[in-house]
Overview: The prediction has a mean pLDDT of 82. This is a predicted structure of a 73-nucleotide RNA (transfer RNA) from an uncultured delta proteobacterium. Its Rfam family is "tRNA". Gene Ontology term of the family: triplet codon-amino acid adaptor activity. About the family: Transfer RNA (tRNA) molecules are approximately 80 nucleotides in length. Rfam classes the family as a transfer RNA.
RNA sequence: ACGGCCUUAGCUCAAUUGGUAGAGCAGCGGAUUCCAAAUCCGCAGGUUGGGGGUUCGAUUCCCUCAGGCCGUG
Numbered sequence: 001a002c003g004g005c006c007u008u009a010g011c012u013c014a015a016u017u018g019g020u021a022g023a024g025c026a027g028c029g030g031a032u033u034c035c036a037a038a039u040c041c042g043c044a045g046g047u048u049g050g051g052g053g054u055u056c057g058a059u060u061c062c063c064u065c066a067g068g069c070c071g072u073g
Base pairs, nucleotide, nucleotide: 001072002071003070004069005068006067007066010025011024012023013022019056027043028042029041030040031039049065050064051063052062053061
């Protein structure tokens, strides 16, 4: 330099052919316990990497930039 894949909650990852963004763990509160752990219930947490475009509507499609991984030379 070129080609491919990835970027979503603090972390690991989902989201059917474009139609109101979810789970597990972690965090907080409660139940339980003599106190804890474990278990159970609930709550909070997101400008979906940045910008632009298409569309009534974009995590999803297109362009561009940034970062990461793999490959070719």